The RNA shown here (c-di-AMP riboswitch aptamer (ydaO/yuaA leader)) has 142 nucleotides and comes from Desulfoprunum sp. It matches the Rfam family "c-di-AMP riboswitch aptamer (ydaO/yuaA leader)". Rfam links the family to the GO terms regulation of gene expression and cyclic-di-AMP binding. It was read from a public genome assembly, where an Rfam model found it.

RNA sequence: GGCUACAGCCUGCUGAGUCCCGUCCGAGCGGACGGGAACGGGGGAACCAAUUUUAAGGGGCGUAUCGUCGGCAUUCCGGCAUAGGGCAAACUCUUCGGCCCAAGCCCGUCAGCUAACCUCGUAGGCAUCGAAGGGAAAGCGC
Numbered sequence: 001g002g003c004u005a006c007a008g009c010c011u012g013c014u015g016a017g018u019c020c021c022g023u024c025c026g027a028g029c030g031g032a033c034g035g036g037a038a039c040g041g042g043g044g045a046a047c048c049a050a051u052u053u054u055a056a057g058g059g060g061c062g063u064a065u066c067g068u069c070g071g072c073a074u075u076c077c078g079g080c081a082u083a084g085g086g087c088a089a090a091c092u093c094u095u096c097g098g099c100c101c102a103a104g105c106c107c108g109u110c111a112g113c114u115a116a117c118c119u120c121g122u123a124g125g126c127a128u129c130g131a132a133g134g135g136a137a138a139g140c141g142c
Stems, first nucleotide, its partner, number of pairs: 001010003011127004018037008038122006048112001057110001058107004067080005084101004091135007
């Protein structure tokens, strides 16, 4: 966005967070467990890099970071601002204006890179503004 009285269903977006198989439950949608594929993350040699120590701990997932102000405030809470992220309707890129977010969580004193190898995740939230230009694609004709 579409259908519907509602619940909900379909389609689509964000995101790694999708697909398939087996067993069981369930009227069905679906759910639980197990396995596989795909996608995503972490750990982990040599070489290279860094060469120190430090609780001022440090590190990781994620767009979600750096400041500033207030609340006795390094920690907690809130405001403002900001790196960054999002704004689909056949796809994609750029520019201008506008809008929204700028969270949360984990490891536990430890982690540079990293072949082999080891290991984890596949959630959640939504229905999305306007203008200009480029590319790609499609149709028709020669």